[in-house]
Background:
This is a predicted structure of a 72-nucleotide RNA (transfer RNA) from a Candidatus Omnitrophota bacterium.
RNA sequence: GCCCCUUUAGCUUAAUGGAUAAAGCGCAGGCCUCCGGAGCCUGAGAUAGGAGUUCGACUCUCCUAAGGGGUA
Numbered sequence: 001g002c003c004c005c006u007u008u009a010g011c012u013u014a015a016u017g018g019a020u021a022a023a024g025c026g027c028a029g030g031c032c033u034c035c036g037g038a039g040c041c042u043g044a045g046a047u048a049g050g051a052g053u054u055c056g057a058c059u060c061u062c063c064u065a066a067g068g069g070g071u072a
Base pairs, nucleotide, nucleotide: 001071002070003069004068005067006066007065010025011024012023013022018055027043028042029041030040031039048064049063050062051061052060
């Protein structure tokens, strides 16, 4: 250089082109409690960036970025 794969919450993973992007751990608040690091309830928090296709995109296409693999 060329080819292929991956990128969603702080971390680990879901989501057939169509319901308000779902959950576990973690975090914050509350309840309970002698105490809470256990238990219960509630909450905040994400589609790598940009463009395109489509009535509709995490999903399809292109470019860019980051990471990984193959090849000489």
Model confidence (mean pLDDT): 82 of 100. RNAcentral holds the sequence, with entries from ENA. Its Rfam family is "tRNA". By type it is a transfer RNA. Gene Ontology term of the family: triplet codon-amino acid adaptor activity. About the family: Transfer RNA (tRNA) molecules are approximately 80 nucleotides in length. The organism belongs to Candidatus Omnitrophota, within Bacteria.